[in-house]
Context: one part of a larger RNA
Molecule: large-subunit ribosomal RNA, domain VI
Organism: Nanobdellota archaeon
RNA sequence: UGUUGUUGCUUGAGUGGAACGAUCAUCUAGUACGAGAGGAACGGUGUUCGGAUGCCUCUGGUGAGCAGUUGUCAUUAGGCAGGCUGCAUAGCUACGCAUUGUUUGGAUAAGAGCUGAAUGCAUCUAAGCUCGAAGCCAUCCGCAAAACGAAGCAACUAAGGCCGUCAUAAAAGAUGACGUUGAUAGAACUAUUGCGUAAGAUUCAAGGUUCGCCGAGAAUUUCAGCAUAUAGUUACUAAUAGC
Repeated sequence: UGUUGUUGCUUGAGUGGAACGAUCAUCUAGUACGAGAGGAACGGUGUUCGGAUGCCUCUGGUGAGCAGUUGUCAUUAGGCAGGCUGCAUAGCUACGCAUUGUUUGGAUAAGAGCUGAAUGCAUCUAAGCUCGAAGCCAUCCGCAAAACGAAGCAACUAAGGCCGUCAUAAAAGAUGACGUUGAUAGAACUAUUGCGUAAGAUUCAAGGUUCGCCGAGAAUUUCAGCAUAUAGUUACUAAUAGC
C1' cells in the first nucleotide's frame, strides 16, 4: 500500500525447529546361554558432558557508593594523582540456578508373516489382511488472512493522532503506563540497603622537650556520618494550555 467504515478478539491454509544428542554407573543378573572358563539383552533408575530455553534465591564477576592509606597542594573540614587497598545495593551477567517427552497415535521402508489362487500341491501377492525404524505425518514450541478464493465473530458512530511526563519497551518507527477526576518522572521525607562510627568538642595518652610545651594514638558524644539504581508517603516542580 492492498484487502473498500472503524476498533477489538479469533481460526489456521501454510511455514520454521535438533530441541534434543551422547557417555557412564546401577537394577535386570552372576540370570538367559554355556561341560566349564566365562557371560549378555529388552526394560527401569540415576550421574555426567554437549546443545537449547529461561532466571538472579545461592556462589562468582562487574558495580553507583563508603572506608583506610601513600605522595603532594592547601591547611578548618578538604582537593588532585580519574593513585593503591578493603567491602559492597540494584541492574546486567556465568563460572551460578532451573527446565529440557525412551510421550502417545497413524501411515510406511528394508524385512517378518497370515489366508490364498493363477498352477486341485506349493507360494507373504495376484484380490484381501497383520506387523515393522533414531526416518515420514501429527502430538510439543513459535510465526502466520499478502491464504489475491485477501477468512470468521463481536461491538460501535465514534475514535485515533499530534503535544507533554515516562518505562515492564526501545537503533528510527513501534509497544506499554500516565497527563490535575493525576503518583507518570523529578524533588523532599520515611523506611530499606552499603560502608563502618563523621566533623567539632570533652577527657586521657606512648614518646619527645628549650621544661614554656608539642604530641602519634585511644575513649565518649555516635548502630554515627555519608551514600542509596530499591519500597512507600507527600502535588512542592513538570505533565498547563492547545491543535